[in-house]
RNA sequence: CCCUCUUCAGGGCAAACCAGACGGAAACGCUGGGACGCAAAGCCAUGGGCCUCACCUUAACGGUUGGUUGCCAGGUUGCACAU
Numbered sequence: 001c002c003c004u005c006u007u008c009a010g011g012g013c014a015a016a017c018c019a020g021a022c023g024g025a026a027a028c029g030c031u032g033g034g035a036c037g038c039a040a041a042g043c044c045a046u047g048g049g050c051c052u053c054a055c056c057u058u059a060a061c062g063g064u065u066g067g068u069u070g071c072c073a074g075g076u077u078g079c080a081c082a083u
Base pairs, nucleotide, nucleotide: 012038013037017033018032019031020030022029023028036070042076043075044074046073047072048071049068050067051066055063056062
């Protein structure tokens, strides 16, 4: 220096599900509860994937509007560092 395994402390985020005289056409998001999990499950919709379809068009395919960063990749920022 590299790789692998294991692990402490302080903590962090928050799936499904439930609630909402909430937003939206929808997917989904937001708020509260909740705790499946995550070492970036912090941030970015740039590439790919998947979801949506009020609107346009078509025989169909599509176009378009949006969504998903807890689908993958990429970019970027941060915490810890014992054996």